This is a predicted structure of a 374-nucleotide RNA (Bacterial RNase P class A) from Flavipsychrobacter stenotrophus. Taxonomically the source falls in Flavipsychrobacter (Bacteria, Bacteroidota, Chitinophagia, Chitinophagaceae).

RNA sequence: CUACAAAAGCGGGUUAUCGCUUCAUUCUUGUAAUGGAGAGGAAAGUCCGGACAGUAUAAAGUAGCGCGCUACCUAACGGGUAGGCGACUCUGCAAAGGGUUGACAGACAGUGCCACAGAGAAUAACCGCCACUCUAAAGAGAGGGUGGUAAGGGUGAAAACGUAGUGUAAGAGACUACGAUAUGCCUUAGUGAUAGGGUGUAUGGGUAAACCUUGCGUACUGAAAUGCCAAAUAAGCAGACGAUUGAGGGUCACUUGCCCGAUGUUUGUGGGUUGGCAGCUAGAGGUGAAGCGUGAGUUUCAUCCCAGAUAAAUGAUAACCAUCUUGUUGUAAAAGACAGGAUACAGGAUCCGGCUUAUAGUUUUUGUGGUUUU
Numbered sequence: 001c002u003a004c005a006a007a008a009g010c011g012g013g014u015u016a017u018c019g020c021u022u023c024a025u026u027c028u029u030g031u032a033a034u035g036g037a038g039a040g041g042a043a044a045g046u047c048c049g050g051a052c053a054g055u056a057u058a059a060a061g062u063a064g065c066g067c068g069c070u071a072c073c074u075a076a077c078g079g080g081u082a083g084g085c086g087a088c089u090c091u092g093c094a095a096a097g098g099g100u101u102g103a104c105a106g107a108c109a110g111u112g113c114c115a116c117a118g119a120g121a122a123u124a125a126c127c128g129c130c131a132c133u134c135u136a137a138a139g140a141g142a143g144g145g146u147g148g149u150a151a152g153g154g155u156g157a158a159a160a161c162g163u164a165g166u167g168u169a170a171g172a173g174a175c176u177a178c179g180a181u182a183u184g185c186c187u188u189a190g191u192g193a194u195a196g197g198g199u200g201u202a203u204g205g206g207u208a209a210a211c212c213u214u215g216c217g218u219a220c221u222g223a224a225a226u227g228c229c230a231a232a233u234a235a236g237c238a239g240a241c242g243a244u245u246g247a248g249g250g251u252c253a254c255u256u257g258c259c260c261g262a263u264g265u266u267u268g269u270g271g272g273u274u275g276g277c278a279g280c281u282a283g284a285g286g287u288g289a290a291g292c293g294u295g296a297g298u299u300u301c302a303u304c305c306c307a308g309a310u311a312a313a314u315g316a317u318a319a320c321c322a323u324c325u326u327g328u329u330g331u332a333a334a335a336g337a338c339a340g341g342a343u344a345c346a347g348g349a350u351c352c353g354g355c356u357u358a359u360a361g362u363u364u365u366u367g368u369g370g371u372u373u374u
Base pairs, nucleotide, nucleotide: 001370002369003368004367005366006365007364008363009362010361012321013320014319015318016317017316018315020038021037022036023035024034025033026032027030040345044356045355047354048353049352050351051350052222053221054220055219059256060255061254062253064218065217066216067215068214069083070082071081072080073079084104085102086101087100088099089098090097091096105213106212110211111210112207113206114205126153127152128149129148130147131146132145133144134143135142161179162178163177164176165175166174180203181202182201183200184199185198186197187196188195189194226278227277228276229275236269237268238267239266240265241264248260249259250258251257285304286303287302288301289300290299291298292297322343323342324341325340326339327338328337329336
């Protein structure tokens, strides 16, 4: 210098003309004039968590759902930070170090499943090995039957701890030594997950984002919530159920319980309303500094006010500049000149914290590789 990866940041500017929403002021009270303010890093997906509101000062049980290493952060989280362990990968002779990633409780509670191949995928006997026996008679060898055997072969991603020995008819953790894995206890380090050491026991194949078990958590709805003003849901007609031994409704899964309930409840018809105010934006708020903390964060001080529309405003056009880029030209290579193109993703709708996804171009830092010079 360059390529890639990761993390963090920026996300065009000025002027003119014509418009839009809202606030303040003014008086001429007009959809007036003047002035101020007017989308984002993701406003998005609506995936997770909260604030807030409602569901009648009634809940209980069951079901359902979510999460699952440790400590911490936080209003909370399935988010984040720091770490432990496992898997994969890079550097390295090694020791060790770096990166990515993990739904990371339980497979001796039970059930299910395990493609193809294979005798068999979990109450293993296909070949082989061994004993006895039959054909069958003395032996060898062959075949059949009964039984033993997981050492050897073969299949497979995986075959009943591994290696060596003892042992045996042949064999086998049946026994021994060394080792592996899991786990209990003791001990050392650590807040802890866990790690090191000692010792005992076990050797049960895998699979729980299969059912399931277990621990913890969990009510539902959602700003079209909700409260208020105005209007409507009227009257009438037709039908069904019921009148306390109660129709029906509420408690937004079910059951029980509790509550409401008689000029009652409900279906259809009929004829109508469908506007406004609050909620609404000063907030777990932004910026800066200092302190504490490895960090996520937190505390204090200073300072700032930063959309509130309702079918939905925040825009359009032109010129110039900026950045990138293409072609021509220019040069030893550059610089430069001319002509053209591109400037993304996307847009509030109660608010906030996250996650995920999209994003032209560009900046910084770190790591790895390459090239050049010294």